A computed fold for a 75-nucleotide RNA from Candidatus Brennerbacteria bacterium RIFOXYB1_FULL_41_13, annotated as transfer RNA.
The sequence is in RNAcentral, with records from ENA.
It matches the Rfam family "tRNA". By type it is a transfer RNA.
Its mean pLDDT, the model's own confidence on a scale to 100, is 82.

RNA sequence: UCCGGCGUGGCGCAGCGGUAGCGCGAGGGACUGUUAAUCCCCAGGUCGCAGGUUCGAAUCCUGCCGCCGGAGCCA
Numbered sequence: 001u002c003c004g005g006c007g008u009g010g011c012g013c014a015g016c017g018g019u020a021g022c023g024c025g026a027g028g029g030a031c032u033g034u035u036a037a038u039c040c041c042c043a044g045g046u047c048g049c050a051g052g053u054u055c056g057a058a059u060c061c062u063g064c065c066g067c068c069g070g071a072g073c074c075a
Stems, first nucleotide, its partner, number of pairs: 001071007010024004018055001027041004048064005
């Protein structure tokens, strides 16, 4: 320098045009002699950043940033 993949709550991931969900975890409660397990409730995300397309973008397009992998260069 080029090519590809990924970036979404604290963590792991889903969602591939109609306005964001699951599991774990956090908080509260029930149960129990206590803990664990189980069950119920609940909070938490301007979807990496900036533009564009669209009636509407996490989703499509462009640029940039970061991470991972591959290739090249390195004499």